[in-house]
Molecule: SAM riboswitch aptamer (S box leader)
Organism: Pontibacillus salipaludis
RNA sequence: UUCUUAUCCAGAGAGGUGGAGGGACUGGCCCUUUGAAGCCUCAGCAACAGGUCGUAUUUCGACACUGUGCUAAUUCCAGCGGGUGAACGAUCCUGAACGAUGAGAG
Numbered sequence: 001u002u003c004u005u006a007u008c009c010a011g012a013g014a015g016g017u018g019g020a021g022g023g024a025c026u027g028g029c030c031c032u033u034u035g036a037a038g039c040c041u042c043a044g045c046a047a048c049a050g051g052u053c054g055u056a057u058u059u060c061g062a063c064a065c066u067g068u069g070c071u072a073a074u075u076c077c078a079g080c081g082g083g084u085g086a087a088c089g090a091u092c093c094u095g096a097a098c099g100a101u102g103a104g105a106g
Stems, first nucleotide, its partner, number of pairs: 001106008013042005021031003025079004043071003048067003051063004080095004
């Protein structure tokens, strides 16, 4: 980097450093000098894979030891399609796409 697959309305932040951006993209709407991103330390959440245990290989559960991940707002909302709407639009419902994370494969 590509493919496959599962999940994405729950949960969980302080300090230091830094000094203007950040929320993937576009639009909207937000966050931010009462200090953005990045980096460091500590803490926490979750339970995807491994591990241990429960008669437990498969299926179920517990633990949170290991490897990741995550800790504003539903993946912040929408974007494409279908339905709803007499109709355009709004609204609401829904499927996908995009994206993120894990695991597996090349």